[in-house]
RNA sequence: GCGACAGUAGUACAGUUGGUGGUAUGCCACCUUGCCAAGGUGGAGGUCGCGGGUUCGAGUCCCGUCUGUCGCU
Numbered sequence: 001g002c003g004a005c006a007g008u009a010g011u012a013c014a015g016u017u018g019g020u021g022g023u024a025u026g027c028c029a030c031c032u033u034g035c036c037a038a039g040g041u042g043g044a045g046g047u048c049g050c051g052g053g054u055u056c057g058a059g060u061c062c063c064g065u066c067u068g069u070c071g072c073u
Stems, first nucleotide, its partner, number of pairs: 001072007010025004019056001027043005049065005
């Protein structure tokens, strides 16, 4: 230099005909218990790496760009 893959909540990841962004865990409150742990119920938290484009509508399609991993030279 060229190519492939990955980037979504604090963490690990789903989200494949473009149509309200989800699960687990963690966090907060409450319930249960004599206390802790465990368990139960509810809740908050996301510029979907960044910038543009297409579209009525983009995590998803297109272009550029950044970071990481792997491969080739």
The prediction has a mean pLDDT of 82. This is a predicted structure of a 73-nucleotide RNA (transfer RNA) from uncultured Acetatifactor sp. Lineage of the source: Bacteria > Bacillota > Clostridia > Lachnospiraceae > Acetatifactor. Its Rfam family is "tRNA". Gene Ontology term of the family: triplet codon-amino acid adaptor activity. The family's RNA type in Rfam is transfer RNA.